[in-house]
RNA sequence: GUCCCUCAUUUAGCGCCAUGUACCUAUCGGAAAAGGAAUAGGUUGACGAGGAGGAAGGUUAUCGAAAUGUUCGGCGGGUGCCUUCCCGUACGGCUUCCGGUGCGUGAUAUGCCGGGAAAAUAUGCGGGUGACUGCAAAACAAAGACGGCAUAGCGGAAGAGG
Numbered sequence: 001g002u003c004c005c006u007c008a009u010u011u012a013g014c015g016c017c018a019u020g021u022a023c024c025u026a027u028c029g030g031a032a033a034a035g036g037a038a039u040a041g042g043u044u045g046a047c048g049a050g051g052a053g054g055a056a057g058g059u060u061a062u063c064g065a066a067a068u069g070u071u072c073g074g075c076g077g078g079u080g081c082c083u084u085c086c087c088g089u090a091c092g093g094c095u096u097c098c099g100g101u102g103c104g105u106g107a108u109a110u111g112c113c114g115g116g117a118a119a120a121u122a123u124g125c126g127g128g129u130g131a132c133u134g135c136a137a138a139a140c141a142a143a144g145a146c147g148g149c150a151u152a153g154c155g156g157a158a159g160a161g162g
Base pairs, nucleotide, nucleotide: 014076015075016074017073020072022043023042024041025040026039027038028036047064048063049062053086054085055084056083057082058081059080087104088103089102090101091100094159095158096157097156098155099154108152109151110150111149112148113147114146123136124135125134126133127132
């Protein structure tokens, strides 16, 4: 380095739940219902879109959907952002080098226009005494990427060509 076998993973709104809060069940209570507290056992606890040059450090990490309830709270992680270094790329008229600035391989900034497609919820069919949960499939986003137009887009050295 290659092949075989076994196990794990399918990828960051991601994973988890020891304690809290919320909810459910049983026990207590009561004629019943309601209120109530404690104990035990359990349930929920981010819905998709989007996102990676390498290393280190820091951090409260983009967008909308639903809801107004917990998507609360906590732990861990993290493709975002900031700083430093390295690599790469652009700075429009061909090339190389040095410095500077922006950016990240689809590799500038700003403005305007365009910009397909979501899932959950709800619904249906199951499971559970219940909180809740599994599956199915229709509808409905925003940001960014991306496309078009406009404006702006460094200094120096050397060379090629005319």
The prediction has a mean pLDDT of 75. This is a predicted structure of a 162-nucleotide RNA (glmS glucosamine-6-phosphate activated ribozyme aptamer). Rfam family: glmS glucosamine-6-phosphate activated ribozyme aptamer. The family's RNA type in Rfam is riboswitch. Rfam describes the family as follows. This entry contains a glucosamine-6-phosphate activated ribozyme that is found in the mRNA for GlmS. GlmS is an enzyme that uses fructose-6-phosphate and glutamine to generate glucosamine-6-phosphate. The ribozyme catalyses self cleavage of the glmS mRNA that is thought to regulate GlmS activity. Rfam links the family to the GO terms catalytic activity and regulation of gene expression. The model forms 88% of the base pairs in the Rfam consensus.